[in-house]
The prediction has a mean pLDDT of 79. A computed fold for a 370-nucleotide RNA from an Acidimicrobiia bacterium, annotated as Bacterial RNase P class A. A source record names the gene rnpB. The organism belongs to Acidimicrobiia, within Bacteria. The RNAcentral record of the sequence draws on ENA. The model forms 87% of the base pairs in the Rfam consensus.

Parts: sequence; C1' cells; structure tokens
RNA sequence: UGAGUCGGCCGGGCGGCCGCGUCCCGGCAUCGACCGGGCCGAGGAACGUCCGGACUCCACAGGGCAGGGUGCUGGGUAACGCCCAGUCGGGGUGACCCGCAGGAAAGUGCCACAGAGAACAGACCGCCGAUGGCCGGGCGACCGGCACAGGUAAGGGUGAAACGGUGCGGUAAGAGCGCACCAGCGCCCGGGGCGACCCGGGCGGCUCGGCAAACCCCACCCGGAGCAAGGUCAGACAGGGAGAGGGCGGCCCGCCUGUUCACUCCCGGGUAGACCGCUGGAGCGUGCAGGCAACUGCACGCCGAGAGGGAUGGCCGCACAGGGCGCGCGAGCGCCUGGACAGAAUCCGGCGUACAGGCCGACUCACCAC
Repeated sequence: UGAGUCGGCCGGGCGGCCGCGUCCCGGCAUCGACCGGGCCGAGGAACGUCCGGACUCCACAGGGCAGGGUGCUGGGUAACGCCCAGUCGGGGUGACCCGCAGGAAAGUGCCACAGAGAACAGACCGCCGAUGGCCGGGCGACCGGCACAGGUAAGGGUGAAACGGUGCGGUAAGAGCGCACCAGCGCCCGGGGCGACCCGGGCGGCUCGGCAAACCCCACCCGGAGCAAGGUCAGACAGGGAGAGGGCGGCCCGCCUGUUCACUCCCGGGUAGACCGCUGGAGCGUGCAGGCAACUGCACGCCGAGAGGGAUGGCCGCACAGGGCGCGCGAGCGCCUGGACAGAAUCCGGCGUACAGGCCGACUCACCAC
C1' cells in the first nucleotide's frame, strides 16, 4: 500500500419562530376541549410478536398416563430454544467462521432414479470349471475339449451409498482364506481433564451402510388464559329458568313441600363513562472486588414517556459528514443536492429482521522499503 476477519460505539449538531401531550404553579364578574408560566417528553431496533419470565385471575392433595418442548460438556441467569467458556465435526493459506451436535450392536420402518443386487446383499458382463457330467484320445496312469451342473465379489458396469484399503502369500479361479502395515469398531489398562473428550499401550473377531427435521428409546422441563389480565365507583336495563347449600316455616317424621339469603350455570336485556392497575425497576451511571468470560457482589450518585379522539411535529438560518457537476498539474476552490430504518401503549430478559452514513480498537494474508 492492497485485500480481509472480529469486537465496540454513534446514528444527526447549534440557533430562531410556530405547534402538541401528561404533570405542577398561578390567573378569571367568564371555571372551560380556557389563558399564562415551568419540568419532562421514543429506539437501537420502540418493529416482528418467535422464545423465556414478572404480575393478575381461574384451576389444582400427591403420583402416573396422554400431549408438547429441549437435546455435546461445564458455567451464567428470575427463566429461556438466550449468553459465556470449552469439546467434537465441517470450511478457510490465515485472522476466523459455521453446526436441529443424545441413541441406528432395543425394536419396527424407509433408502427415489439407475442397477443383476440396497442390508444376515448380489452372478449382468467377466474369470474359473479343481470336483461331478458329456464327448474324444490312450493298454493304462492320465491327457485334451465342451461350458451342462456349479464355483467366484479380484476386474468392468450402475448408483448418493455395493458389505474395509495397499502389498505379499495362497487358489482351478477367487476370497481376511492366511500374514504385515494402515483405517475403523468393541473391550481392557495407564496418564491428563469437574466434564464433553484427549494422549499412549495391549487384546479381539477381521469390518458390524445411511436416515431419529420416520415411528420409537433415553434424560430433563412444562396447568390454562392474558393489562380488552384483574379491581373500584357511577350510570343504564327486564326479567326468566336450573342446580347444590345455609336459615325459617308446613307436616307425627322424612330423602316431601313452601319461603328466603348469598353462590354457580343457562336464556334474554343493558352499558362502553371515570378511577386504580401504570410505570422506581431482575433499573441506569461511575468506581472497587471476584471470575478467562457470560455474570455477580459492594459503595456512591441519578430519575429517564405514561397517552386513551391516543402527544413527541413543522418551517427558516448556520456550520459538519456524504453524493453529483465544473475548474485546477496539484493541495484545493465554486455551485447544486442533502440525512437511513422506523416509531412507545403492563413491564422486563433474549432472539430474529430493517437500516443512509460515520467513528474507534484488535488481528490476519500478500507485496514493497528500511
């Protein structure tokens, strides 16, 4: 200098004028959708509403079944499908990135097309035909031929995948049939690690394919509905039926019957006002301590929207980035343009998605110079 990887942060600034919302203060011959003043007034995603919780009401003895979810290990957390640190597998020259990553020797099932054969496999071509058969020759031992029985998984061919690889031996031809080395699997031992797992050694039969985002098995977790939750007050309307319970009465008594009270359910009718919930919290900032980190603890400081006919906006000026055009050898100058995505509605922790443009830090690779 060029090309990249990762992490953190900002996402418009200053001034003037006009306007909007809650709350507070003051004003009024006027008490209101009033007037004046003051404080505060969107986000990193307020978004999607995908996951987890707080809170509220309903249900609930405990356990199991069914159903749903999660799925390498350890840690963090109120909790999580999130985060951190690792392990294993895959990709990249590298910084680094990606992973729905338990079990397929518990069982069942599936493996398209092609192919002879797709899972205790399979003879299409090929090879062989030792042994048996047929034919010929030979006195005979035996020899030659045929490719009929049959043998064969070396070679070819199909496929995503064909039942270990290479070499030597072996054989009629072959084959883990035997041996050596390698790969893989299982078991045992030693060492390291909390663990997933890693390193080393030995033995074994020689080899047991893939799919669980197929059923299933294993481990752990899970009650339902949601702030239009739920509650208080006011107003409006039209009551009726059923159930089980308490009180009082009828009747000699009662599981009979009448009445009344509060409750639950059903049918019918009415309302859509105000207030609480409601925003101070798993809060934010700084410092110190613990921890690799996520995160946690302590001290001090701070208060940062709370609407409901639903506020948070508009115009102008000035600079600063960015973009375009022109001029200039060049540093630069002039003119024009001009600020993304979006936007609270009970609150919080995540994830995912959108985003003009900019800033900072760490690291990698290539080339050049010293």